[in-house]
RNA sequence: UAAAUACUGGGCGAUGGAGUCCGCCAUAAACGCGUAAAGAACGCUGAUGACUCCUACAAAUAA
Numbered sequence: 001u002a003a004a005u006a007c008u009g010g011g012c013g014a015u016g017g018a019g020u021c022c023g024c025c026a027u028a029a030a031c032g033c034g035u036a037a038a039g040a041a042c043g044c045u046g047a048u049g050a051c052u053c054c055u056a057c058a059a060a061u062a063a
Stems, first nucleotide, its partner, number of pairs: 010025004016054006032044004
């Protein structure tokens, strides 16, 4: 460098990382909610799909 055989993986789940589990997608899955005719505008929850840990942010208390 070439050939053959065998095995297998990939992406996604409203804001970060890792592990485990679950679900979904290949024609894609996914891109939060409320008021508002559409919208503008205003307001609300959450770093998870779920659990655990770390990081960031917020609140309270103690040193």